RNAcentral holds the sequence, with entries from SILVA. Predicted 3D model of a 1513-nucleotide RNA (small-subunit ribosomal RNA) from a metagenome. It matches the Rfam family "Bacterial small subunit ribosomal RNA".
């Protein structure tokens, strides 16, 4: 400092999540010590029990009880001393401190600066005076009585520094008057005359003198009393500053001021009386709501955010609610009177309480401690003091709650142990980790020693000062001593012994340091966000590693940050969320030039302040830190002076460029009003006139023979104004079109004169506002929601037609809303150009401005800078500044509900929350698709030729059957495919019979023996049980070695499973023209150029032009083949010439043919047209071949999770007397039926029979097989030749040339049966081909639909081969006959490029909208209900000040007026809950449909009115 997280990616926008710090914390799992803080955030809930505020005998009076002593006794006690002890009272001071709390409180409570010219202040301090002299009382106490008790009453005694008179009394108070500050006197100073107010002693020392004592008196303290100042303390008063709602807009009668009073200390409506209407509010009164403030504390770079827990100021409050008394000070926490609710206690009459002091209890709650010890220290009350009291405080205790430190050991140690775990099986890690060996001793344990905090005051001794008359007595300093510790026998020292007593938590998918094994198998579970889990989970659970952090560690929950996600510092608003529909314009905000003045903003300086304590620096002190002290330095404020005057802003005079007038022009659908005019539709009237008009994709419905459409004439009547017409013009927007007039805004040029800042903007106000609608009344030609028909269609409450009513038009009146859009708010200033087009205007040249230049207003376009996320915008700004309004803060929920206000309604303005999701979104970019375009191909169509689809028969699938009917293959691209061949075998399926080291193979170990073979029972076989034979090598043995069987053992073995683990392999797009790279250019980027463009091509094939340049893989070529030719070769080929046969058979030859190498040869190479003079094409020439000559191998980046684990090879599961293995049979060949592909065929271009011809490619030794021979034949006997250009398979068959058959189920078809036979094989029953004789089926060209094909092709004919004993109609090849037709590219399909639109990107087989329906969740309405808070009016009136006659005062009574609680009625706000309802939100693969993204198949969308199962029309 940032990360993740919306997409196929990208780049903004925008939200949610996370790293960090923090904490009064709590929760789970763990815990060695010690330090130094912290601890009820909930119930301001209730509270047992104990403490927590007393204290002075130097103010008084009484006056026990107990212990010592003496004394006297009757031996019971009595008394007196120690001692006035002790208690209770009365008097004083305190008790208003200090302690808790945070309910209330939006205020002069708090904070800060001021004021008091409006105030008090006890103790304390300094200073002035004074302190005289009298006098009645009570309490305690005695005696009686009342009461359950708490208490009381009534008589009588007495004290005082209680209490009351009386004297003095001025520098005090009141009155009058004068003078000085001040803006003002209740201030200060002066003068008068009078009046008024004081006091209390009581504890020491003392020499003279006085007194009989007491004492007087002298003399120190210590009190009192009056005034005066000070310190510290308080009250009140001011100006600032202090949460949130406007769905809280109005509020106020003592309210607001004066006069006069009363009240306080002390101003003041604080209270009253009388006058008079003020007073407060959008700079937000008033209401509600929530909250003690504040210094601080927590985060932040910081400027803000959030908090006020501990410590310090201040406020408040002490069961709740009122009230006053005392007192210097309350309206008082541990006081008092009342009311009220709780509790307790009672003898039912009455009493008593107040833990929000310190513990503690119970109760809420997640969740906060001991009924500890001590005044030894600080500090506070009384006291002259000693000293008493102090749950303040200081201590210990519990608690990892926080912060800090410190341990749990150090060093060496490799056999890299054992064991865990992982494995490629070698090993790798735990891992120098332990063992082991040396060391050290912190903490803890044990023994021992042991503080600091303590020193002042008192007290002892000494010495000196001060007061005094004093060597008395007190004060006051100073040296010396003795005592005083709760903590605590701790803290720290020391010594002893031992590595022993002391380590866990989380996490390892990415953000985010850490990886692996097993289970698990969308399941148990995990999750902060994204998201993991569906059989290999680095993401769940456990192990093992590693990682972080550590006496802790995660988890939760709150705060700050990160978040520039409220933006002062610091955002925005064409399209992401955002510019108000426009105007007028009030507050308000801001405002041209020049001079002067002033000094309020504004700077500047000094001065007060801004408590401490916190934070920052620095010394110090606890062994370090954390804590603590002491210094400083800060507190960013606030106020007073002083001076500065550029700007701001007040006054005071001017200016004229901004505004505004004035005169002159001329544009214009600018507005209102009234008339008017043609055309056009409609309708009646009437003529002609005849049948169809009309509409559609087609049709109906409809009109029309009762005469329509169609023409003509005539009239009616209502709306709207072709042509002109233009991204032309006018308004502020809605918006304005035919012409005339009459009234009427405004803008715009042009010129001078005038006014003199008169301006911009504009919350709240007012006004204006398209359509739809609304109310009255008019009109109503056309159009036309609603409705009614007709069609469409599965359905049609649409779309299309044929009708139609409101409306639409006028007038008056609402209504106030649009995608009211330039999605862009006004206004003013400034910034490079180019071209259009409207109004005015100047200027040159011209006879003439309509051309040309040119200035101002207005509209459009392209375009630089700049700006933008990008598209874009660009003097008409989205550029660069100023003002000033509106607005926005993820999506949904929702512009919804409530409230409220405006409407006649319909609604409009205003406008939330629960809840829910991690995304919603905008701008481009690549493909994809689109019932979008554009170009192009390609048996795609079309033009042909022949098929399938029917028929029978083959094959294959599906089905369905079965013990199995094995398995896989499923649009194309699965189905005559794997399978180039299923009787057994094969075979993987079933049945049913065997075997387990196993049918096959390796390695060890024991044991047996060679192994082969021959033979016997038994079976169906395999098997099983026997029987027969029988060992080789090497070696003196002993033994070993090879095989063989057997027993064990470690491997096997599976066509099981998983092609979605996999690898090879293959099929598809597709032989389609495409896929890409490096550099370099452009974009912020994803990319995009190149590869787009113009032509051409079979082709990204070339050419040309281009910010491109090269270059890969593909294309083509290279390669086999085929077609010409040459040259070479010449057997087993070939014969042209020559000689010979029955025959190229021989001789012979090698020229043809062929064979089999090797070159040649085709390149748009000539020529001509077209074309850019290219590329290239189109025709000729010439050639065997002509524009890749045909054919074939070759198949790019990639698609399709496409096929295959059953060819193989392989991970991971899964099975081992069986999911392996042998074997007999069966089965893969079933058959109501549908599908693919395929043969036959319906016939005469034909069958049938007879003749004659011409092929190639192949094959042959488990093999072809000839002649000859026998069978009608299939074949069957032979066995020559033949391992092959030599022999054979072989016969080519369509053709041709005769005859026949003559259109019929036939002399067509040949299925299907039936008999006889062959062949192959062990074996043809299930289930093979073939033959002959017999039969003689369906079929007479084949619906909808559909396949192949462009030349040696299709068609059509036969041959041959692999597979194979046998079994082709299929496969794969061959070579014989040999066509027809392309005119194009409009459509079907596929497919290439560019170009557009997308709301798609598992990519249209996508995406998605609503209702129904079922759960479940918040919410809103509701007839009520039940609380809480609150106004107002009326009633009550406790207790208490105040008033106040009778009466001269006090006090009590009684009345009076105020007032708590309480009661009645009405009202508001506001929480809860409700029978039913509304609509929203989520939820698994429900129902209906299809509305939207693509021209989304009817172009969406906005406002509005009607209608409709629902989208929606």
């Nucleotide at each position: 400092a940032g990360a993740g997280u919306u997409u196929g990616a990208u780049c903004c926008u925008g939200g949610c999540u996370c790293a960090g710090a923090a904490u009064c914390a709590a929760c789970g799992c763990u815990g060695g010590c010690g330090g130094c803080g912290u601890g009820c955030c909930u119930a301001a809930c209730a509270c047992a029990u104990g403490c927590a505020a007393g204290u002075c005998g130097a103010a008084c009076g009484c006056g026990a009880u107990u212990g010592g002593g003496g004394a006297c006794u009757u031996c019971g006690g009595u008394u007196c001393c120690c001692a006035g002890u002790c208690g209770a009272g009365u008097g004083g001071c305190g008790a208003a401190c200090g302690g808790g709390u945070g309910a209330g409180u939006a205020a002069c409570a708090c904070g800060u600066g001021g004021g008091u010219g409006a105030u008090c202040u006890a103790c304390c301090u300094u200073c002035g005076a004074g302190u005289g002299g009298g006098g009645g009382a009570u309490a305690a106490c005695g005696u009686u009585c009342c009461g359950a008790a708490a208490g009381g009453a009534a008589c009588g005694c007495u004290a005082a520094u209680a209490c009351c008179g009386c004297a003095u009394g001025a520098c005090g108070u009141u009155c009058c008057g004068g003078g000085u500050u001040u803006g003002a006197a209740g201030a200060c100073c002066u003068g008068g005359a009078a009046a008024c107010c004081a006091a209390a002693g009581c504890c020491g020392g003392g020499g003279a003198c006085c007194g009989c004592a007491a004492g007087g008196c002298c003399u120190g303290g210590c009190g009192c009393u009056c005034a005066a100042a000070g310190a510290g303390g308080a009250g009140c008063c001011c100006g600032c500053g202090u949460c949130c709602g406007a769905u809280u807009a109005g509020c106020u009668a003592g309210u607001u001021g004066g006069c006069g009073g009363g009240g306080u200390a002390a101003u003041g409506g604080c209270c009253c009386a009388c006058c008079a209407a003020g007073g407060c509010g959008a700079c937000g009164a008033u209401c509600g709501g929530u909250a003690g403030c504040c210094g601080g504390c927590c985060u932040g770079a910081g400027a803000g955010g959030g908090c006020g827990g501990a410590c310090g100021g201040c406020c408040a409050c002490a069961c709740u609610g009122g009230g006053a008394c005392u007192g210097a000070g309350a309206c008082a926490c541990g006081g008092c009177c009342c009311a009220g609710a709780c509790u307790c206690c009672u003898a039912c009459g009455g009493g008593a309480g107040g833990c929000a002091g310190c513990a503690g209890u119970g109760g809420g709650g997640a969740a906060u401690u001991g009924u500890u010890c001590g005044c030894a220290a600080u500090g506070g009350g009384c006291g002259c003091a000693a000293g008493c009291c102090u749950g303040a405080c200081g201590a210990c205790g519990c608690a990892a709650c926080g912060c800090c430190g410190c341990g749990u050991g150090g060093g060496g140690g490799a056999u890299g142990a054992a064991g865990g775990u992982c494995u490629u099986c070698g090993g790798g890690u735990c891992g120098u980790a332990a063992a082991c060996c040396c060391c050290u001793g912190u903490c803890g344990a044990g023994c021992g020693g042991g503080a600091c905090g303590a020193a002042u005051g008192g007290c002892c001794c000494g010495c000196g000062a001060u007061u005094g008359a004093a060597u008395a007595g007190a004060u006051c300093g100073c040296g010396g001593g003795a005592g005083u510790g709760a903590c605590g026998g701790u803290a720290c020292c020391g010594c002893u012994a031992a590595a022993g007593g002391a380590a866990g938590c989380c996490a390892c998918g990415g953000c985010u340091a850490a990886c692996u094994c097993u289970g698990u198998g969308c399941c148990a579970g995990c999750a902060g966000c994204c998201g993991c889990g569906g059989u290999g989970a680095u993401a769940c659970a456990g192990a093992g590693g590693u990682g972080g952090c550590a006496a802790g560690c995660g988890u939760u929950g709150u705060u700050c940050g990160g978040a520039a996600u409220u933006a002062c510092u610091g955002g925005g608003c064409g399209u992401a969320a955002a510019g108000g529909g426009c105007g007028c314009g009030u507050a308000g905000g801001c405002g041209g030039c020049u001079u002067u003045u002033u000094a309020a903003g504004u700077c500047a300086g000094a001065c007060g302040u801004g408590a401490a304590a916190u934070c920052c620096c620095c010394c110090g002190g606890c062994u370090u830190a954390a804590c603590c002290u002491g210094g400083g330095a800060a507190c960013u404020g606030c106020g007073u002076c002083u001076g500065a005057u550029a700007c701001u802003g007040g006054g005071a005079a001017g200016c004229u460029u901004g505004a505004g007038u004035u005169c002159g022009g001329g544009a214009g659908a600018g507005g209102g009003a009234u008339g008017u005019a043609g055309a056009a539709u409609u309708c009646c009237a009437g003529g002609u006139g005849u049948a169809g008009c009309g509409g559609u994709g087609a049709a109906a419905u409809g009109c029309g023979u009762a005469g329509a459409u169609a023409u003509c004439u005539g009239g009616a009547g209502g709306a709207a104004u072709a042509c002109c017409g233009g991204u032309g013009g006018c308004g502020a927007a809605g918006g304005c079109g035919g012409c005339a007039u009459c009234c009427u805004g405004g803008a715009c040029c042009g010129a001078a004169a005038c006014u003199g800042a008169c301006g911009c903007u504009g919350a709240g106000g007012c006004g204006c506002g398209a359509a739809a609608g609304c109310u009255a009344g008019g009109g109503g030609a056309g159009c036309a929601a609603a409705c009614g028909g007709g069609a469409u269609u599965a359905g049609a409450u649409a779309c299309c037609c044929c009708g139609g009513u409101a409306g639409u038009c006028c007038u008056a009146g609402c209504c106030c809303u649009a995608a009211a859009c330039g999605a862009u708010g006004a206004a003013u200033g400034c910034u490079u150009g180019g071209u259009g087009u409207g109004g005015c205007g100047g200027g040159u040249a011209u006879c003439g401005a309509u051309c040309c230049c040119u200035g101002c207003c207005g509209u459009g376009c392209c375009g630089a800078a700049g700006c933008u996320a990008a598209c874009g915008c660009a003097u008409u700004a989205a550029g660069c500044a100023u003002u000033c309004c509106g607005c926005c803060u993820g999506g949904g929920g929702a512009g919804u509900a409530c409230g409220g206000u405006c409407g006649c309604a319909a609604g409009g303005c205003u406008g939330a929350a629960a809840c829910u999701c991690a995304a919603a979104g905008g701008a481009a970019u690549u493909g994809a698709c689109g019932g979008g375009g554009g170009c192009c191909c390609g048996c795609a169509c079309a033009a042909g030729c022949g098929g399938u689809g029917g028929a029978g028969c083959a094959u294959g699938u599906g089905g369905u059957u079965c013990a199995a009917u094995u398995c896989g293959a499923c649009g194309c691209a699965a189905c005559g495919c794997a399978a180039a061949g299923a009787a057994c075998c094969u075979u993987a399926c079933c049945u049913g019979g065997g075997c387990u080291c196993g049918a096959a193979c390796g390695g060890c170990u024991g044991c047996a023996g060679a192994c082969c073979g021959u033979c016997u029972g038994u079976g169906a076989a395999a098997g099983c049980a026997g029987a027969u034979u029988u060992u080789c090598c090497c070696g003196c043995a002993a033994g070993g070695g090879a095989c063989u069987g057997u027993a064990g053992u470690c491997g096997a073995g599976g066509u099981g499973c998983u092609g979605c683990a996999u690898g090879g392999c293959u099929g598809u797009c597709g032989u389609c023209a495409g896929c890409u790279c490096g550099u370099g250019u452009c974009g912020u980027g994803a990319g995009a150029u190149g590869u787009u463009g113009g032509g051409u091509u079979a082709a990204g094939u070339c050419c040309c032009g281009c910010a491109a340049c090269g270059a890969g893989c593909g294309c083509a070529a290279c390669c086999c083949u085929u077609g010409u030719c040459c040259u070479g070769u010449g057997u087993u080929g070939c014969c042209a010439u020559c000689a010979u046969u029955a025959a190229g058979u021989u001789g012979g030859g090698c020229a043809c043919u062929c064979u089999c190498a090797g070159g040649a040869g085709a390149c748009c190479g000539c020529c001509a047209g077209c074309g850019a003079u290219a590329a290239g094409u189109u025709g000729g020439a010439g050639g065997a071949a002509g524009g890749u000559g045909g054919g074939g191998a070759u198949g790019a980046c990639g698609u399709c999770a496409a096929g295959u684990c059953a060819u193989c090879g392989u991970g991971g599961c899964c099975u081992u007397u069986a999911u392996g293995u042998c074997c007999a049979g069966g089965g893969c060949u079933a058959c109501a039926c549908a599908c693919g592909u395929g043969c036959u065929a319906c016939a005469a271009u034909g069958g049938g029979c007879g003749g004659u011809a011409c092929a190639a490619u192949a094959c042959g030794c488990u093999g072809c097989a000839a002649a000859c021979c026998c069978g009608c034949g299939a074949g069957g006997g032979g066995g020559a030749g033949c391992c092959a250009a030599u022999c054979g398979u072989a016969a080519a068959a369509a053709a041709c040339c005769g005859c026949u058959c003559u259109c019929a189920g036939u002399u067509c078809g040949g299925a299907u049966u039936g008999c006889a036979g062959g062949c192959u094989g062990c074996a043809a029953c299930u289930c093979g081909c073939c033959u002959g004789c017999a039969u003689g089926a369906a079929g007479c060209u084949g619906g909808a639909a559909u396949c192949g094909c462009u030349a040696g092709u299709a068609a059509u004919g036969g041959c041959a081969u692999a597979u194979c004993a046998g079994a082709a109609u299929g496969a794969u090849g061959c070579c014989g006959u040999g066509a027809a037709u392309a005119c194009g590219u409009u459509c079907c399909c596929g497919g290439g490029c560019c170009u557009u639109g997308u709301a798609c990107a598992c990519a249209c087989c996508g995406c998605c909208c609503g209702u129904c329906a079922c759960a479940u969740c918040a919410c809103g309405a509701a007839a009520g209900u039940g609380g809480a808070u609150u106004g107002c009016a009326c009633u009550a009136g406790a207790a208490g000040u105040c008033c106040c006659a009778a009466u001269u005062u006090a006090a009590a009574c009684a009345g009076g007026c105020c007032c708590a609680a309480g009661g009645u009625g009405u009202g508001a706000u506001u929480c809860a809950u409700g029978a039913u309802u509304g609509g929203g939100g989520u939820g698994a693969a429900g129902u209906c449909g299809u509305a939207a993204c693509a021209a989304g198949g009817u172009a969406g969308c906005c406002g509005u009115a009607c209608u409709a199962g629902u989208a929606c029309g």